[in-house]
Context: one part of a larger RNA
């Protein structure tokens, strides 16, 4: 831009893409078959491999500052104490929430229908026989068309359904012009993340819990500082204290910020 007014939802599926795998074991059954040795079809079930998707409950990883420990230092907060800086753009070490993640968890690759290939048949002539084929007709594959998953009406043959919105005046034969009005809806702008390079998408914008803050909870760390006591001056230990602190998690709460607003979009549709 089109899709013959504009708009918001929900859809059909022309067509395209994906998937398609496989082993072992158990039962049937030591049955059928076979002199024996051996040893099934069919059917049902279990567990794997490979592969794909999703997820974080579990097992782990990471988690650059959430907690703690700790060495050195001619450094800083006046000093003690307590903190901080630097030693990798975590100094080192032990843990670790959310998120992300696999080696972890869940699920799929199922079953079926139709037409067929090789092949196996039935009936059957040409050719009194025979012959699956010439007329006719049946079976038959991981393959083909469907069935399952994804995209999909620019499928220009542009599909369908539902709902919403717009009904003024004047001049003019008309085209058109002037005035009035500006719908449904959308965009801008702003707060954000389950989304994300940008865009888009999604959740919100005071009729508000969208983000921050605060409060409570959870989680993690592991018992803060100060004070008291013990310890020889210490190092250190005990009590107060399952303390203190706590990113991303879960709620509550308008305290802060989403203020105010602008633009597009018409007048009933060749």
């Nucleotide at each position: 831009c089109g899709a013959a007014g504009g708009a918001g939802a929900c859809u059909u599926g022309c067509g395209g893409g994906g998937c398609a795998c496989u082993a072992u074991c158990c039962a049937u059954a030591g049955u059928a078959c076979g002199a024996g040795a051996g040893g099934a079809c069919c059917u049902g079930g279990a567990u794997g491999g490979c592969u794909g998707a999703g997820c974080c409950u579990c097992u782990g990883g990471u988690g650059u500052u959430c907690c703690a420990g700790u060495u050195g230092u001619u450094c800083c907060u006046g000093c003690c104490a307590a903190g901080g800086g630097c030693a990798u753009u975590c100094g080192c070490u032990g843990g670790g929430u959310a998120g992300c993640u696999a080696u972890g968890c869940u699920c799929g690759g199922a079953a079926g229908a139709g037409a067929u290939a090789a092949c196996c048949g039935c009936u059957g002539a040409a050719a009194g026989c025979a012959u699956c084929u010439a007329a006719g007709u049946g079976g038959g594959a991981a393959g083909c068309u469907c069935u399952c998953c994804c995209c999909a009406a620019g499928a220009u043959a542009a599909g369908g359904u539902c709902u919403c919105c717009c009904c003024g005046c004047c001049c003019g034969u008309a085209a058109g012009g002037g005035c009035a009005u500006g719908a449904a809806g959308g965009c801008a702008c702003c707060u954000a993340g389950g989304a994300g390079u940008c865009u888009a998408c999604u959740a919100g914008g005071u009729u508000g819990a969208u983000a921050g803050g605060c409060u409570g909870g959870g989680u993690g760390u592991g018992u803060a500082a100060g004070c008291u006591c013990c310890g020889u001056a210490a190092a250190g230990g005990a009590g107060u204290u399952c303390a203190g602190c706590u990113g991303a998690c879960c709620a509550g709460u308008a305290c802060u910020a989403a203020u105010c607003u602008g633009c597009c979009g018409a007048u009933a549709g060749g």